Predicted 3D model of a 1476-nucleotide RNA (small-subunit ribosomal RNA) from uncultured Magnetococcus sp. The prediction has a mean pLDDT of 86.

RNA sequence: AGAGUUUGAUCAUGGCUCAGAUUGAACGCUGGCGGCAGGCCUAACACAUGCAAGUCGAACGGUAGCAGAAAGUGCUUGCACUUUGCUGACGAGUGGCGGACGGGUGAGUAAUGCUUGGGAACUUGCCUUUAGGUGGGGGAUAACAGUUGGAAACGACUGCUAAUACCGCAUAAUGUCUACGGACCAAAGGGGGCUUCGGCUCCCGCCUUGAGAGAGGCCCAAGUGAGAUUAGCUAGUUGGUGGGGUAAAGGCCUACCAAGGCGACGAUCCAUAGCUGGUCUGAGAGGAUGAUCAGCCACACUGGAACUGAGACACGGUCCAGACUCCUACGGGAGGCAGCAGUGGGGAAUAUUGCGCAAUGGGGGAAACCCUGACGCAGCAAUGCCGCGUGAGCGAUGAAGGUCUUCGGAUUGUAGAGCUCUUUCAGUAGGGACGAAGCUCUGACGGUACCUACAGAAGAAGCCCCGGCUAACUCCGUGCCAGCAGCCGCGGUAAUACGGAGGGGGCGAGCGUUGUUCGGAAUCACUGGGCGUAAAGGGCGCGUAGGCGGCUUGGCCAGUCAGGAGUGAAAGUCCCGGGCUUAACCUGGGAAUUGCUUUUGAAACUACCAAGCUCGAGUCCGGUAGAGGAUGGUGGAAUUCCCCGUGUAGAGGUGAAAUUCGUAGAUAUGGGGAGGAACACCAGAGGCGAAGGCGGCCAUCUGGACCGGUACUGACGCUGAGGCGCGAAAGCGUGGGGAGCAAACAGGAUUAGAUACCCUGGUAGUUCACGCUGUAAACGAUGAGUGCUGGUUGUCGCGGGUAUCGACCCCUGCGGUAACGUAGUUAACGCGAUAAGCACUCCGCCUGGGGAGUACGGCCGCAAGGUUAAAACUCAAAGGAAUUGACGGGGGCCCGCACAAGCGGUGGAGCAUGUGGUUUAAUUCGAUGCAACGCGAAGAACCUUACCUACCCUUGACAUCCUUCGAAUCCCAUGGAGACAUGGGAGUGCCUUCGGGAACGGAGUGACAGGUGCUGCAUGGCUGUCGUCAGCUCGUGUCGUGAGAUGUUGGGUUAAGUCCCGCAACGAGCGCAACCCCUACCUCCAGUUACCAUCAAGUCAUGUUGGGGACUCUGGAGGAACUGCCGGUGUCAAGCCGGAGGAAGGUGGGGAUGACGUCAAGUCAUCAUGGCCCUUACGGGUAGGGCUACACACGUGCUACAAUGGCGAGUACAGAGGGAAGCGACACGGCGACGUGAAGCGGAUCCCAAAAAGCUCGUCUCAGUUCGGAUUGCAGUCUGCAACUCGACUGCAUGAAGUCGGAAUCGCUAGUAAUCGCGGAUCAGAAUGCCGCGGUGAAUACGUUCCCGGGCCUUGUACACACCGCCCGUCACACCAUGGGAGUUGGUUUGACCCGACGCCGGUGGCCCAACCCGCAAGGGGGGGAGCCGUUUACGGUCAGGUCAGCGACUGGGGUGAAGUCGUAACAAGGUAACC
Repeated sequence: AGAGUUUGAUCAUGGCUCAGAUUGAACGCUGGCGGCAGGCCUAACACAUGCAAGUCGAACGGUAGCAGAAAGUGCUUGCACUUUGCUGACGAGUGGCGGACGGGUGAGUAAUGCUUGGGAACUUGCCUUUAGGUGGGGGAUAACAGUUGGAAACGACUGCUAAUACCGCAUAAUGUCUACGGACCAAAGGGGGCUUCGGCUCCCGCCUUGAGAGAGGCCCAAGUGAGAUUAGCUAGUUGGUGGGGUAAAGGCCUACCAAGGCGACGAUCCAUAGCUGGUCUGAGAGGAUGAUCAGCCACACUGGAACUGAGACACGGUCCAGACUCCUACGGGAGGCAGCAGUGGGGAAUAUUGCGCAAUGGGGGAAACCCUGACGCAGCAAUGCCGCGUGAGCGAUGAAGGUCUUCGGAUUGUAGAGCUCUUUCAGUAGGGACGAAGCUCUGACGGUACCUACAGAAGAAGCCCCGGCUAACUCCGUGCCAGCAGCCGCGGUAAUACGGAGGGGGCGAGCGUUGUUCGGAAUCACUGGGCGUAAAGGGCGCGUAGGCGGCUUGGCCAGUCAGGAGUGAAAGUCCCGGGCUUAACCUGGGAAUUGCUUUUGAAACUACCAAGCUCGAGUCCGGUAGAGGAUGGUGGAAUUCCCCGUGUAGAGGUGAAAUUCGUAGAUAUGGGGAGGAACACCAGAGGCGAAGGCGGCCAUCUGGACCGGUACUGACGCUGAGGCGCGAAAGCGUGGGGAGCAAACAGGAUUAGAUACCCUGGUAGUUCACGCUGUAAACGAUGAGUGCUGGUUGUCGCGGGUAUCGACCCCUGCGGUAACGUAGUUAACGCGAUAAGCACUCCGCCUGGGGAGUACGGCCGCAAGGUUAAAACUCAAAGGAAUUGACGGGGGCCCGCACAAGCGGUGGAGCAUGUGGUUUAAUUCGAUGCAACGCGAAGAACCUUACCUACCCUUGACAUCCUUCGAAUCCCAUGGAGACAUGGGAGUGCCUUCGGGAACGGAGUGACAGGUGCUGCAUGGCUGUCGUCAGCUCGUGUCGUGAGAUGUUGGGUUAAGUCCCGCAACGAGCGCAACCCCUACCUCCAGUUACCAUCAAGUCAUGUUGGGGACUCUGGAGGAACUGCCGGUGUCAAGCCGGAGGAAGGUGGGGAUGACGUCAAGUCAUCAUGGCCCUUACGGGUAGGGCUACACACGUGCUACAAUGGCGAGUACAGAGGGAAGCGACACGGCGACGUGAAGCGGAUCCCAAAAAGCUCGUCUCAGUUCGGAUUGCAGUCUGCAACUCGACUGCAUGAAGUCGGAAUCGCUAGUAAUCGCGGAUCAGAAUGCCGCGGUGAAUACGUUCCCGGGCCUUGUACACACCGCCCGUCACACCAUGGGAGUUGGUUUGACCCGACGCCGGUGGCCCAACCCGCAAGGGGGGGAGCCGUUUACGGUCAGGUCAGCGACUGGGGUGAAGUCGUAACAAGGUAACC
């Protein structure tokens, strides 16, 4: 510090996800030791049991228990008993102090709290200190005793008694009150020592008073979360006066008076929450958090209340009410772990009913001492942090085993073994602390830490990961299954992603997972973001609060800045030290604590005060333009309707039609009239307005703008939350109006349908008046204002200048409105003085997509609806700009037998052949739009053959190796369909170092053979296709952030990216062309089997012979054609057109040749090959069958339908091939297929071999024929072991369909189509197929509108698997969350009323009362109390609301879901442009 993920790729936007740190954690696997720390986050749920607050006999009366002593009794030198408070002590009780601390918890509390800083009207036990005092009396009461009630808890009565308990009196100021005269207020003693018993002294107490320290109460300011879908709240409420009350200010309480107080700077209400120091994270600013430690607050079963006290409205006190639990004799009682342990429960989850007061601290006490679950320790659990260990060195035969393998090896791996060492930790044994203070005593921890010795590598390693992010790779298994997954995504037979293994990587007594928080996230942006198109500018204006604000001077000092002071607790963090062996941890000091308060200064800036200024703003005067607004008039054209005339059969409408109108007279045309709405031309990128918007002409009223002028005011300004107003169209209400147009609706068409597009009609509406609605893609998708920053060109309005008779050109200023464009800016597109540039001010708005601008609530509206505006759930994207392609029922240019123009076919018939389908035991397999279908197959009777049935073989029909036997081999017989089996016979070879060996055959053994079994979607190779189309790319440079572009586009031209010109490109490669072959002409060379002109010979005749090398021809080498020449045209180009010459002319004709790539195209059955599968079978052999089936459908062909013909007779002319298991002349036989014999020929020599159409003559005469030949019968021929299934051919006989072929469709542009025959491969035989050959030999092309395919440029795109694309909505099904919902259940809250406990307060108090007073006494007084009444009030109750949740028949939409239904809305002009 970043990374992954939207795309074919790119940039930017934007979300999601990851890597880091963290934790009071939990879960899974694993687990050696120690130190330090932390350990119910959930049920403030309920609690058994024990303990957690007592102490003082030196306050008191005392003596229940214990111990001692003394005395006594019983008596065994000693024990037992009794008595005595005598002593130590002490139960219960009176009294004092403490139970308000310490400990726990976080329910409540958004302020009666907390934090920081201040303040005045207060209190304070114990402690310190100051000044004094402590005299003298009185009456009770518990304990106790007796009686008595009750189950108990607990009482009642009578009687006795003490005090540091209680009450007077005295004294009294430095105390309190005061009218300044005065008045009033206290106490307690106890212990020790001495004592002449008078007292003295010491200590601890007590009372009054001042001060202090520490502690507490109260008040103020600022700060301290969320919701406005909570906007108004408040009657003790706000203030005053009197009174009361408190320790103390105060509506704290009360009576009266006034009507205030709080609130958009967020009152009130609702939900949530203890606050802080700090903690976690972060570079910081921030964000999150508030366990442990520390400060404050609140609470103590729930609610209320007070008492006591210095202090409480009291965790282990009291009273009342309630819920719960327990006891009960049913009458009544008891209790409160959110103290420490512990239990149940809840929960993913959190420990021992331990030891000790030794230390620190607290309470009581004079002290000893007692108490102390505070605390100190130990225990449990890897909960965290820190430290240590599980060994170290040497050791290559690189052992064995595992894994992988290309079978060579590699790796695990110096790892192990082995050898040599060490002993930390754990273990055993011995020693053994500090912590203890001041003389002694006192240690829970603990026989612990630590030290020493001993033995032995001995007792001690796991977890996660290995596709990318992210360090780490292979094999096997599995086969969209099982599973993984943080995101992207893996898995459908070769998975580095699942599971296992080997290996590797990371961390390590831990490792992973899950959860939390911050970070990354500049993804709420103060630091530090945005709003034309990505989310985002309010539809527009006026204007309130608020925010911001021109120039000059003076003042002030609030903001601001500087210095000082106080505070900001400690701990923590940071720095420097110190102590535990180190570290964690502990500890000393410092810094920091960014803050608040206060004080002293400064005066630039901001604010404020005062005075001025004129540039901002405004007023005034003179002009100007304008569809600016409102009202009232008025005009012509046109449509429609009505009347009259002319006139006749149609009109209208459309792609074509029909509905419709018309013989009752339409349409058309002439005249007249009515009515409503809108204003042609002018008209413009024009004007005006804030926006919406505004268009004939005239008048009236009226708003704003601009120009020029200078006179005036003197900052009067800008923006603008709320608010107010304006606001297209549609819509609503009331009343008019209604010509045209026209939702709805009706009809006609179209269509598969057509609730549409088209047509004929047609109502609301459109119009006017008044009122409402308040929204639009209300757009420049661009808020308003001000200033600054190069230009060019139009146009509108006004002005100035020059020239002129005049201004229209020209120069120039201001204000609008447009086009281009510099800098700059932007993701890019673009914007660019009218900014989207550079700055400032103010407002509005945004924060992933969907759900949703929806639900609920509020407000507005007559309604429709508007406005404000969520969540659950779901996805990993959604979206912007630009790029390259592809596509378009987009455009432009161009080509092709693509169309057109022609010729001949197919589709109809019969047959042949292939395919589908069906059938079958099998009909083997493959090929399937073009680019499968006379295709693999250049040839299935057996074989082929892969299929089926039956019968056989199992190291095999074939290869290599081993053992053994035999030469090999040949013949015969039997069985059998055959493979094969059995038996008999013949035969003994070659080499040799004599062991044996080679070839061949038989048997055996196991390694292996074998497979036309699967996968062409694992592959190689080969092939098809686009397409012989003209394209496909690269290097360097340049442009662009980039994908990419440029080049390759443009202007011409070409068959061509062919060439030329131009150009930020310049070059190059693969393609094109050429080079190669055949063919067309010529030359040279060479002639046998070819040829034969001349010469000669010969024949009935024939190159037959001699000979020749002229010709044809053969086969070798060359030439020839290049737009080279001429004319025209073209850019002085490339080229094109025409011509000459030439055998051939513009690529002469034909062939071979197939760029980058596309189709997961075809082929595992040509071959090769990975993987998988079979192994007495999916291998091998044999026989027979099948591949030849046949209701049917399709493709490709052949033959025809006839006279341009058939038949008969005669007759002419090729080319290219083949031939020895062959071609076979000739002769003979046969009607013929063919047979018999047989010459020649491995071929320019012989043979196949007859070419046919053609030509000549004859016949047939338009018919199912003398056309056509299918089918069938009989008889044959040939091949072959074998023609039954299932061959070809021959003869005779038979003589089917068919009379030129529907929709549709194919080939061909010249030696081509058409037509005619010939040959070859395969092959024993078997072509209408295929591959070749020549003969005869046409027609047509105006042209590129259309169909198909293709190329280039451009345009749109929501496509990129690329239009066979993408994609929308209803319906159906499943699941999920959610709204409404008759109601129902619960929480919370408000108002009114009823009831009203305890207690405080007030009143009363006929009853009761020791202290004081009077009184001899009786008694009285004063004062107090029980009781009663009242105010207040908790709980409870009734009624009526508010609010928040749960459930809810039914219902609404929404979301999600491999293959459902219906259509085709959108994306291209998406086939009716789309959208608001």
Its Rfam family is "Bacterial small subunit ribosomal RNA". Its family is annotated with ribosome and structural constituent of ribosome in the Gene Ontology. RNAcentral holds the sequence, with entries from ENA and SILVA.